[in-house]
Context: one part of a larger RNA
RNA sequence: GGACGAACGCUGGCGGCGGGCUUAACACAUGCAAGUCGAACGAGAAAGCCGACUUCGGUCGGCGAGUACAGUGGCGCACGGGUGAGUAACGCGUAGGCAACCUGCCCUCGAGUGGGGAAUAACUAUCGGAAACGAUAGCUAAUACCGCAUGAAGUCCUGAACUGCAUGGUUCAGGAUGAAAGUCUUCGGACGCUCGGGGAUGGGCCUGCGUCGGAUUAGCUAGUAGGUAGGAUAACAGCCUACCUAGGCAACGAUCCGUAGCUGGUCUGAGAGGACGAUCAGCCACACUGGCACUGAGACACGGGCCAGACAACUACGGUUGGCAGCAGUGGGGAAUCUUGGGCAAUGGGCGAAAGCCUGACCCAGCCACGCCGCGUGGAGGAAGACACCCCUAUGGGGCGUAAACUCCUUUUAUGUGGGAAGAACACCUUCCUCGGGAAGGCUUGACGGUACCGCAUGAAUAAGCACCGGCUAACUCCGUGCCAGCAGCCGCGGUAAUACGGAGGGUGCAAGCGUUGUCC
Numbered sequence: 001g002g003a004c005g006a007a008c009g010c011u012g013g014c015g016g017c018g019g020g021c022u023u024a025a026c027a028c029a030u031g032c033a034a035g036u037c038g039a040a041c042g043a044g045a046a047a048g049c050c051g052a053c054u055u056c057g058g059u060c061g062g063c064g065a066g067u068a069c070a071g072u073g074g075c076g077c078a079c080g081g082g083u084g085a086g087u088a089a090c091g092c093g094u095a096g097g098c099a100a101c102c103u104g105c106c107c108u109c110g111a112g113u114g115g116g117g118a119a120u121a122a123c124u125a126u127c128g129g130a131a132a133c134g135a136u137a138g139c140u141a142a143u144a145c146c147g148c149a150u151g152a153a154g155u156c157c158u159g160a161a162c163u164g165c166a167u168g169g170u171u172c173a174g175g176a177u178g179a180a181a182g183u184c185u186u187c188g189g190a191c192g193c194u195c196g197g198g199g200a201u202g203g204g205c206c207u208g209c210g211u212c213g214g215a216u217u218a219g220c221u222a223g224u225a226g227g228u229a230g231g232a233u234a235a236c237a238g239c240c241u242a243c244c245u246a247g248g249c250a251a252c253g254a255u256c257c258g259u260a261g262c263u264g265g266u267c268u269g270a271g272a273g274g275a276c277g278a279u280c281a282g283c284c285a286c287a288c289u290g291g292c293a294c295u296g297a298g299a300c301a302c303g304g305g306c307c308a309g310a311c312a313a314c315u316a317c318g319g320u321u322g323g324c325a326g327c328a329g330u331g332g333g334g335a336a337u338c339u340u341g342g343g344c345a346a347u348g349g350g351c352g353a354a355a356g357c358c359u360g361a362c363c364c365a366g367c368c369a370c371g372c373c374g375c376g377u378g379g380a381g382g383a384a385g386a387c388a389c390c391c392c393u394a395u396g397g398g399g400c401g402u403a404a405a406c407u408c409c410u411u412u413u414a415u416g417u418g419g420g421a422a423g424a425a426c427a428c429c430u431u432c433c434u435c436g437g438g439a440a441g442g443c444u445u446g447a448c449g450g451u452a453c454c455g456c457a458u459g460a461a462u463a464a465g466c467a468c469c470g471g472c473u474a475a476c477u478c479c480g481u482g483c484c485a486g487c488a489g490c491c492g493c494g495g496u497a498a499u500a501c502g503g504a505g506g507g508u509g510c511a512a513g514c515g516u517u518g519u520c521c
Stems, first nucleotide, its partner, number of pairs: 001521004006517005013375006019368002021333001026331003030328003035075003040072002048063006082286003091211008101203002106199008114148001116146002123138006154177010182191003212258003219249003224246008261283004265276004288309005311322004339365001341364003347361001348359004378409004390399003414458006423448001428442006465510005470491003476505005486493002
């Protein structure tokens, strides 16, 4: 000098774009953050309104409405969002490999979708419980569940041919095994369902190289290293088990200890390098702590489950419930870090044929000079230089100072008033066509917001501070103080004329900031 997720002191006009718990991965009140589909299925209210009857208590019928709530089933909940605790590791980065693998939804190709069965929730009845929640009996549906048929391909076995970088791969023949579900319809079909081939996307595994400090850590290791057989897995493998062998790693740093998420990048530097890893993006890990599996294409699953533990809440003492490192917010810790806001209008996601619903992702707004950038706080004229305050003085004068007053002008900004967006494309409807795709026309949709922006009016009107002035280093005098009070980054100032302390006048530098502290280069 530069930089910062900064903090502190003094000060503070506006806007744009960004940023905002670096500490306690401490504990959390409250609300919201993942649902959706009636075009898979069975069932199915109430309030209210209308009508009829009425013993005036009410009853029945219609609308509400096949609506709401709940249930079975499907898809989603493994994405998106948070955090950085752990991890020195194939975790990450980079380059490769899989002849050792998986992949829902999507695209493409081939084939099929025949015929049956038995349940169960909801519901009803009875019962238990303070609650959470259950128990028994009975009824019912399906794209829920289970057989049968068919079955190219697939899988397994046998045989043959061709072929590869090894285990091997490809093709052909025979045998065995082995599937399905309907719904809607304008009756054309549409969406599905089953099996298989290919693709795309996403993942899994393996390998070379790279990846902090300590040797005042020198030896470490029994599933340890390898083999055989088996199990397990989507898949290779000591991944696991049994048996056999006795190996394996290490001064090119094993083991142990400490520290740490990694990267693209960021800061600095001429570069080499050094330091860092906030925001944004990719990967990883975690979800109160530890362990475990279930479901599923995918999890060992943040707002799923089970067990154990700590903590907390409710309790009728029998028991039960909870997990903000989601968005806000609270307490606590701290030098320190925001609103319990608006909207799904846009982008994106889930479900749905669609309308649409959900979405604290996201888009916006709020707070904070936290940062960067831009603008303003007026412009021109105006005295050999006013009166005065204040400061200095050799008392003549000098400084403040074109500064002010005054004259003319401007109106960014401010205030008032008027106009006023883009962001909107879709979707939907109609028509047409080379038709489930496209084109044209129509209609509708904006949280931000009456915001940005534009005009008019008013009037210099609403807007300057902070640090420094001994040398380094730009800027000097007076007074006070008297080694006191104090200053200080280094050198050093202060003991009676201190440009170094404190005040004042003046000056210098930056400027909505200026200084200080901390950290890095």
A computed fold for a 521-nucleotide part of an RNA from a Rhodothermales bacterium, annotated as small-subunit ribosomal RNA, 5' domain. Taxonomically the source falls in Rhodothermales (Bacteria, Pseudomonadati, Rhodothermota, Rhodothermia). It was read from a public genome assembly.